[in-house]
RNA sequence: AACUUAUCUAGAGAGGUGGAGGGAAAGGCCCAAUGAAACCUCAGCAACCAGCAUAGAUGUGCAAGGUGCUAAUUCCUACAGAACGUAAGAUUCUGGAAGAUAAGAA
Numbered sequence: 001a002a003c004u005u006a007u008c009u010a011g012a013g014a015g016g017u018g019g020a021g022g023g024a025a026a027g028g029c030c031c032a033a034u035g036a037a038a039c040c041u042c043a044g045c046a047a048c049c050a051g052c053a054u055a056g057a058u059g060u061g062c063a064a065g066g067u068g069c070u071a072a073u074u075c076c077u078a079c080a081g082a083a084c085g086u087a088a089g090a091u092u093c094u095g096g097a098a099g100a101u102a103a104g105a106a
Stems, first nucleotide, its partner, number of pairs: 003104006013042005021031003026077003043070003048066002051062004074098001079095005
């Protein structure tokens, strides 16, 4: 790198170094010298796995060890279907794809 399963409209930022990019990718729309990425420190959010308790259920509670996360719904869209519409266009809904995270397997 590829595979399997689950989740993704909630939540949570300050300081230091740094010095121009960043939001995965294409289009859009945004963020950024009132300081981007990256790194460090401290703080916070959440509860996937592990732990503890309960007990008859793949539940509930506690806690925070291993991860993760702390602009915008995964920032929005793309592909397919449906609703609306005479049609085109637009809008809405559903699903898929892609991605992220966790756990697992080879």

A computed fold for a 106-nucleotide RNA, annotated as SAM riboswitch aptamer (S box leader).